Background
The prediction has a mean pLDDT of 82. A computed fold for a 76-nucleotide RNA from a Phycisphaerales bacterium, annotated as transfer RNA. The sequence was found in a public genome assembly. Rfam family: tRNA. From the family's description: Transfer RNA (tRNA) molecules are approximately 80 nucleotides in length. The family's RNA type in Rfam is transfer RNA.
[in-house]
RNA sequence: GGCCCCAUCAUCUAGUGGCCUAGGAUUCUGGCUUUUCAUGCCAGCAACCGGAGUUCGAGUCUCCGUGGGGUCACCA
Numbered sequence: 001g002g003c004c005c006c007a008u009c010a011u012c013u014a015g016u017g018g019c020c021u022a023g024g025a026u027u028c029u030g031g032c033u034u035u036u037c038a039u040g041c042c043a044g045c046a047a048c049c050g051g052a053g054u055u056c057g058a059g060u061c062u063c064c065g066u067g068g069g070g071u072c073a074c075c076a
Base pairs, nucleotide, nucleotide: 001072002071003070004069005068006067007066010026011025012024013023018056028044029043030042031041032040049065050064051063052062053061
């Protein structure tokens, strides 16, 4: 450098154009339960990498960029 894949809460992830005002689990915070702790229950905090395009409508499709990974080539 060519080609391919990936990018969503602090972490792991769901999502296959409209049910997304983006859900779940763990963590964290508060409350309830308990003599206390643990467990359990309830509530809360918290995310779509950036830009453009297509569309009535984009987390989802396309393009460019950024970052990461794989592979091939180059590297005497």